Background: The prediction has a mean pLDDT of 85. This is a predicted structure of a 93-nucleotide RNA (SAM riboswitch aptamer (S box leader)) from a Eubacteriales bacterium.
RNA sequence: GACUUAUCAAGAGUCAGGGUAGAGAGUUGGCUCGAUGACCCUACACCAACCUGUGGUGAAACUGCAAGGUGGUAAAGCCAGCACCGAUGAGGA
Numbered sequence: 001g002a003c004u005u006a007u008c009a010a011g012a013g014u015c016a017g018g019g020u021a022g023a024g025a026g027u028u029g030g031c032u033c034g035a036u037g038a039c040c041c042u043a044c045a046c047c048a049a050c051c052u053g054u055g056g057u058g059a060a061a062c063u064g065c066a067a068g069g070u071g072g073u074a075a076a077g078c079c080a081g082c083a084c085c086g087a088u089g090a091g092g093a
Base pairs, nucleotide, nucleotide: 003091004090005089006088007087008086013044014043016042017041018040022033023032024031026082027081028080029079030078045073046072047071049070050069051068052066053065054064055063056062077085
């Protein structure tokens, strides 16, 4: 990277440091965020989607707690159309 599979209307940020003008996956039409410094990077903090651990139970589904492995922390994947669509976890080769 490809394949298989599950989920994607819940949850969670700082007046921190860096840095600059765009950003919200692609595209079209909207609509939001952004020099009161967004997006992005770092640090710390937080959340709990999946795996893990541990209970409700002996099994399945469901569910509580923890936060070890990934992940995530504006708006329903921001809304709608299109598209071999995108993102995350897990699995085996």
Record summary: It matches the Rfam family "SAM riboswitch aptamer (S box leader)". From the family's description: The SAM riboswitch is found upstream of a number of genes which code for proteins involved in methionine or cysteine biosynthesis in Gram-positive bacteria. It was read from a public genome assembly, where an Rfam model found it.